Two RNAs folded together computationally: RNase P RNA and transfer RNA, 440 nucleotides in total.
RNA sequence: AGUGGGAUAUGCGGUCGCGGGCGCGAAAGCGCACGAGGAAAGUCCGGGCUUCAUAGGGCAGGAUGCCGGAUAACGUCCGGCGGAGGUGACUCCAGGGAAAGUGCAACAGAAAUGAAACCGCCACCCCAAUUUUUUCCGAAAGGCAAUGCUUUUUGGGGAAAGGUGUGGUAAGGGUGAAAUGGCGAGGUAAGAGCUCACCGCCAUCAUGGUAACAUGGUGGGUCAGUGUAAACCCCAUCCGAAGCAAGACCAGACAGAAGCUAUGCAGUUGCCCGCUGCGCUUCGGGUAGGUCGCUUGAGCACCCGGUGACGGAGUGCCUAGAUAGAUGGCCGCACACGACAGAACCCGGCUUACAGUCCCACUCUU
RNA sequence: GGCGAAGUAGCUCAGUUGGCUAGAGCACACGGUUCAUACCCGUGGUGUCGAGGGUUCGAAUCCCCCCUUCGCUA
Numbered sequence: 001a002g003u004g005g006g007a008u009a010u011g012c013g014g015u016c017g018c019g020g021g022c023g024c025g026a027a028a029g030c031g032c033a034c035g036a037g038g039a040a041a042g043u044c045c046g047g048g049c050u051u052c053a054u055a056g057g058g059c060a061g062g063a064u065g066c067c068g069g070a071u072a073a074c075g076u077c078c079g080g081c082g083g084a085g086g087u088g089a090c091u092c093c094a095g096g097g098a099a100a101g102u103g104c105a106a107c108a109g110a111a112a113u114g115a116a117a118c119c120g121c122c123a124c125c126c127c128a129a130u131u132u133u134u135u136c137c138g139a140a141a142g143g144c145a146a147u148g149c150u151u152u153u154u155g156g157g158g159a160a161a162g163g164u165g166u167g168g169u170a171a172g173g174g175u176g177a178a179a180u181g182g183c184g185a186g187g188u189a190a191g192a193g194c195u196c197a198c199c200g201c202c203a204u205c206a207u208g209g210u211a212a213c214a215u216g217g218u219g220g221g222u223c224a225g226u227g228u229a230a231a232c233c234c235c236a237u238c239c240g241a242a243g244c245a246a247g248a249c250c251a252g253a254c255a256g257a258a259g260c261u262a263u264g265c266a267g268u269u270g271c272c273c274g275c276u277g278c279g280c281u282u283c284g285g286g287u288a289g290g291u292c293g294c295u296u297g298a299g300c301a302c303c304c305g306g307u308g309a310c311g312g313a314g315u316g317c318c319u320a321g322a323u324a325g326a327u328g329g330c331c332g333c334a335c336a337c338g339a340c341a342g343a344a345c346c347c348g349g350c351u352u353a354c355a356g357u358c359c360c361a362c363u364c365u366u
Numbered sequence: 367g368g369c370g371a372a373g374u375a376g377c378u379c380a381g382u383u384g385g386c387u388a389g390a391g392c393a394c395a396c397g398g399u400u401c402a403u404a405c406c407c408g409u410g411g412u413g414u415c416g417a418g419g420g421u422u423c424g425a426a427u428c429c430c431c432c433c434u435u436c437g438c439u440a
Stems, first nucleotide, its partner, number of pairs: 001363008010334007018035002021032004037340001041351002044349005049243004056273004061239005066080005081095001082093004096234002101232002103228003118173002120169005126163002132160013181199002184196003200223001201220008247292004256283005264278004299317004303312003335338001367439007376392004385423001394410005416432001418430003
C1' cells in the first nucleotide's frame, strides 16, 4: 500500500413511565427479574404450520442448469473443475445444448450464412489515334583509315507502360460487433489446408480422478462454417393452490322480503377431467367481543467428528409476544461524541442500508 | 401485516417478436394577423424512457436489484 474473514453497534448510575410474566394482597396496589436487530427492512427464494380430496390425472405455465457434497428445503452454502481479471494475497462467472429445428443480425460493406470479387494481384483475348523507351527487318543522306564501321532522318513488325472484356484468386486494402481457424515454410501464373511443421479444433484410446476434468498417444484438412437460447425452442431436474387478515373454538345480537338457478352455481388450480358442497344477486336488519394459533425452537453455549458447509451424544440455559399495538422521557458522569434503522406466525438464506472502533490470517513494495 | 399492478416531454397517452434522430394531442416560446386581446396561420424547443447493474454488436423494450405511487384483502 492492499486482500480475505470475524466481533461490536456509546457506556455507567439515578428517577418517572409502558408491555406481558411470576409472587403477595379482598381490592387499590406493592415487590422481583425480563423486554428489538445485524439487518427486525425489501418480501426476492426455500421450508415449517394451517385450510382446501393427506392432495388426484392431463395440458398450460414457472424456476433451476459444470462436478461432487451439505441440508427440512432452496435459486442458498461448502469443496473442487474450467474460463476471465490482478505482480500477488485474492476476486468475478444465469458456467447445459448453436453438427434437432425456427427466428434475428439495423447502419456500413462487394458480400451477414451452405454468402460474396469493390479496390488490388494473376492469366488470356481484343483495341490502338497520338506520345515515350527498347528491339528486329528495310530505305535514303552524310562522315571516316571505305564490299566495312558509324551518325541522322524515315517506313513496317513485335514487346512494355494504357484501356475494355472474360476467367482465376479470400494472401493484402477497405466496411463492420462479427468476414469461413492462427502463424511460418513449400507450392503457384497469382493465390488458397492446395501440401507440410507447430498451435487450436474434432474423433478415438490410455493413464490419474467418484466426477467435472487434466495429461499423453494415434488418426482426421470432407476442419462438419460466426454470434445470439437473460429470442422461440430442445434436454434434465423440481414445483397443487392459498396464506396467521391462514385457521380453530366460545359467547352474544337480529327480521325478514323479492328475483335467478340444477345442461346451473360455488370451492384456496389458469383450462379440461375428477372430487366436495348447495347456492347466487338486490333491498332491509344485527354484530364488529373473547380464547387459542403465539413463541421451547431444524434454539443457544460447552465438547467430539469432518478440509469445509455441517453432523453427533451428553450437560447446562430460557432469551419480547402486543391487538390501536410496549421497548420511552428527564437528570448526572465519562469519552472516541455515537451510523443504518424499530418485532407483529416462525425458521434457513439472498439482497439492500450502515458513523466509528477492535481482532485474526495473508500478499506486494521498500 | 399479506397479495397484486404501474412509472415515457409541464399534463394526458402511443411506442414491447431488441435496430433509422423515441412520437401524437394539449400546454409553452417566438413571429404573422388585429387598434388591442382571443380565434386562426407559421416556426421551434422540450425526455438521463423512475435509479443502478447485467445479457447483447446494440436495451424504453430482456434479466436482476433498489425507489416511488396506486389498488385489493379482516